[in-house]
RNA sequence: GGUUGUCGCGAGCUUCGGCCCGAGGAAAGUCCGGACAUUAUAUGGCAGCGUAGCGGGUAACUCCCGUCCACCGCGAGGUGAGGACAAGUGCAACAGAAAGUAUGUACGCUCGUCAUUGCUUAGGUAAUGGCGAGGCAGUAGUGAAACCAGGUAAACUCUGCGCGAUGCAAGUCCAAAUAGGCCUAUGUUUGAGGGCGGCCAGUCCAAAAUAGGCGGGUAGGACGCUUGAGCCCAGGAGCAAUUCUGGGCCUAGAUGAAUGACAACCCUUGACAGGAUCCGGCUUA
Numbered sequence: 001g002g003u004u005g006u007c008g009c010g011a012g013c014u015u016c017g018g019c020c021c022g023a024g025g026a027a028a029g030u031c032c033g034g035a036c037a038u039u040a041u042a043u044g045g046c047a048g049c050g051u052a053g054c055g056g057g058u059a060a061c062u063c064c065c066g067u068c069c070a071c072c073g074c075g076a077g078g079u080g081a082g083g084a085c086a087a088g089u090g091c092a093a094c095a096g097a098a099a100g101u102a103u104g105u106a107c108g109c110u111c112g113u114c115a116u117u118g119c120u121u122a123g124g125u126a127a128u129g130g131c132g133a134g135g136c137a138g139u140a141g142u143g144a145a146a147c148c149a150g151g152u153a154a155a156c157u158c159u160g161c162g163c164g165a166u167g168c169a170a171g172u173c174c175a176a177a178u179a180g181g182c183c184u185a186u187g188u189u190u191g192a193g194g195g196c197g198g199c200c201a202g203u204c205c206a207a208a209a210u211a212g213g214c215g216g217g218u219a220g221g222a223c224g225c226u227u228g229a230g231c232c233c234a235g236g237a238g239c240a241a242u243u244c245u246g247g248g249c250c251u252a253g254a255u256g257a258a259u260g261a262c263a264a265c266c267c268u269u270g271a272c273a274g275g276a277u278c279c280g281g282c283u284u285a
Stems, first nucleotide, its partner, number of pairs: 001266007009022002012019002024272001028283002031281005036167004048163005053067005068082001069080004083158002088156002090152002100148001105140003108136001109134011171223004181214006188208001193205004230249008267270001
């Protein structure tokens, strides 16, 4: 750990004798997606966040399936935030003159000027060399990339699509005592206070008491709460995810919160762990 028995604990039923059910593949992390509930600026947009080949599945998804491409692996197979750089902005080690407004290093090219030499009709002209200018863009060299509609978006950004917020302690209902609030009735004494512009008088309100009622809310209780995108079997559709039809089954629902103790037997010697609105995934153990 398993089986059986006895007792115990929680839910349900009961003719009160008892009968019957009682954790997981992850109940966990609370990371995504939904159902459900409340709320309002309930519509549209901005911002923000998420997401991204193509097709399919699903209630929905960032999940699943198929497939293309890229990369990794001898292979079975695995991985991929896999739209856009032809809107704009940013970034690019080392090397290199220069790394994105192109630049202009060497050689070459063009122009000017000086010198020498040759020729000369003495005005010049040609060659070579020096210097200066042009930036012409041919060649070379460096680099992953040298001007190309270049590369880069888990860079800002743009485009398409999706997302309101809060979570069952949501939320709905019933509702004691005490205190306080309001209303009604009865009602004595006193005169603190207020209204009728001030003062006096008067009058009204009002305070203390008793009885009855109302309403909010607390304790407490009920619902939400487990029949559900459920599980099993067979057949059909589909490569698959998944789905359709038929049959069968009911399998925790607590709220100071159950699921344990003992005994016997068995072998494979028993891990991680435990419900708290529910479900589909992912991740971790």
This is a predicted structure of a 285-nucleotide RNA (Bacterial RNase P class A) from a marine sediment metagenome. Its mean pLDDT, the model's own confidence on a scale to 100, is 76. It matches the Rfam family "Bacterial RNase P class A". About the family: Ribonuclease P (RNase P) is a ubiquitous endoribonuclease, found in archaea, bacteria and eukarya as well as chloroplasts and mitochondria.